Record summary
Bacterial RNase P class A, 390 nucleotides, folded computationally. The prediction has a mean pLDDT of 77. The same sequence occurs in records of 2 taxa. It is recorded under the gene name rnpB. Rfam family: Bacterial RNase P class A. It is annotated as a ribozyme. The model forms 94% of the base pairs in the Rfam consensus. The sequence is in RNAcentral, with records from ENA.
[in-house]
RNA sequence: CGAGUCGGCCGGGCGGUCGCGUCGGCCCGGGAGACCGGGCUGCCGAGGAAAGUCCGGACUCCACAGGGCAGGGUGGUGGGUAACGCCCACCCGGGGUGACCCGCGGGACAGUGCCACAGAAAGCAGACCGCCUCCCCGGCGCGAGCCGGGGCGGUAAGGGUGAAACGGUGGUGCAAGAGACCACCAGCGCACCGGGUGACCGGUGCGGCUCGGCAAACCCCACCCGGAGCAAGACCAGACAGGCAGCGUUCGAGGGCGGCCCGCCCGAGCUGCCGGGUAGGUCGCUGGAGGCGCGCGGUGACGCGCGUCCUAGAGGGAUGGCCGCCGCCCGCGGCGGGUCGCGAGACCCGCCGCGGGGCACAGGAUCCGGCUUACAGGCCGGCUCGUCCG
Numbered sequence: 001c002g003a004g005u006c007g008g009c010c011g012g013g014c015g016g017u018c019g020c021g022u023c024g025g026c027c028c029g030g031g032a033g034a035c036c037g038g039g040c041u042g043c044c045g046a047g048g049a050a051a052g053u054c055c056g057g058a059c060u061c062c063a064c065a066g067g068g069c070a071g072g073g074u075g076g077u078g079g080g081u082a083a084c085g086c087c088c089a090c091c092c093g094g095g096g097u098g099a100c101c102c103g104c105g106g107g108a109c110a111g112u113g114c115c116a117c118a119g120a121a122a123g124c125a126g127a128c129c130g131c132c133u134c135c136c137c138g139g140c141g142c143g144a145g146c147c148g149g150g151g152c153g154g155u156a157a158g159g160g161u162g163a164a165a166c167g168g169u170g171g172u173g174c175a176a177g178a179g180a181c182c183a184c185c186a187g188c189g190c191a192c193c194g195g196g197u198g199a200c201c202g203g204u205g206c207g208g209c210u211c212g213g214c215a216a217a218c219c220c221c222a223c224c225c226g227g228a229g230c231a232a233g234a235c236c237a238g239a240c241a242g243g244c245a246g247c248g249u250u251c252g253a254g255g256g257c258g259g260c261c262c263g264c265c266c267g268a269g270c271u272g273c274c275g276g277g278u279a280g281g282u283c284g285c286u287g288g289a290g291g292c293g294c295g296c297g298g299u300g301a302c303g304c305g306c307g308u309c310c311u312a313g314a315g316g317g318a319u320g321g322c323c324g325c326c327g328c329c330c331g332c333g334g335c336g337g338g339u340c341g342c343g344a345g346a347c348c349c350g351c352c353g354c355g356g357g358g359c360a361c362a363g364g365a366u367c368c369g370g371c372u373u374a375c376a377g378g379c380c381g382g383c384u385c386g387u388c389c390g
Base pairs, nucleotide, nucleotide: 001386002385003384004383005382006381007380008379009378010377012326013325014324015323016322017321018320020045021044023042024041025040026039027038028037029036030035047361051372052371054370055369056368057367058366059229060228061227062226071225072224073223074222075221076090077089078088079087080086091105092103093102094101095100106220107219111218112217113214114213115212128159129158130155131154132153134151135150136149137148138147139146140145167185168184169183170182171181172180186210188207189206190205191204192203193202194201195200233283234282235281236280242274243273244272245271246270247269254266255265256264257263290309291308292307293306294305295304296303297302327359328358329357330355331354332353333352334351335350336349337348338347339346340345
C1' cells in the first nucleotide's frame, strides 16, 4: 500500500424568534365535593433503534398445602444474571491459507412410522446386466473341448441407479466369489490407565468384523413454566326516584337566636343503610436490577467498594416552522502537489471561490434486561493474509 476479519462509537452543531406539552411560582375563574380550567412567568422536553411486540423479569390483581395429569417451552459443558430462548468461556462437528465465521448441538439397540425420483432391490436388504458349477438341446471338432440357446442354482468382487446400496487397500482362498480368513487403516462398542469441575481429550487391550438416515415425524429422557395484564389495579367520592331500619310526634326528634349553659320561639319529621364504592375525580407515572469515573476480584460475561451526576411523563396524544453562521455530501471553475505516459493528456489528493440542492432510518405511552429488523454519511481500535522498501 492492497485485500480481509472482528469490536467500539457518532449519527448534524450553535444562536435568535414564533409555536406546542408536562411541572414549579403568582393571579383569576368553575365545582356540593374529590378536584379542574384559563392567563403570565421560569426550568425541562424522544432513540440507537423509541420499531417488531419475539423472549425474560419488575409491578398489580385473582388463584394457590403438597404432588400429579394435560398443555407449552428449553436442549453440548461450565459459568454470569432478578430472569431468559440473552451473554461469556470452553468442547464437538463443518467452512476458510489465516484473522475468524457457522451449527434448531439430548436420545434412532424403548417402541411406532417415513425415506420422493431413479433403480432389480431403500431396511429381519436386493440378482437387472455381469461372473461361475451342474443339467438338457443344437452346431463344430478325431479328441480334450469350443460356440449358441434353455433350465435349477451359487455369487454383492465388477457395471448401472440413487442423497444414501451393509467398511477401505493388499493378500490368502474359491467353480466364481464374499470379513469366509489374514495384515494394516478407518469406525463402533466394552474394560482399564492418564488429564480436565465438566462437555471431552490422549493411550493400551479385547470384541463382533461393521446394525444407514430422519426426532423442524409421533415419541422417550432431563429441566423450566399458575392465570391475566397499567384499559393491571389503588384511593377520594355524589345526586334524583324508590326501599329498609332506628328514634320521635302528651315522655318533643329536629331547627332558629346564642361562644356555651339556662331561657325563649317554631315544630312533624329526622338520622343511618341500600340505591352505589355507581356517575365523577385523582393516583398508579417514572430515581432506577440507572449513567459516568476510579480502585479491586475474575481469561471473560460480570461482581464488589468509593466518588459523582440525574429534570419527557401526554391521554387525541407535545419535539415543529422561519432566519443567520458553521460542518458534511454533490456540481462547476482556479491554484498547488503526486502517479502513469515520449507527448497531447488521464487519474488521485489538498486548498480557495461560486451555485443551488440534500443531511439517513425513524417518534416515547407502566418500567427494565435482551433478541431481531431498518439506517445517508462518518470516526476509532485490535488482528490476519499478500506485495514492496529498510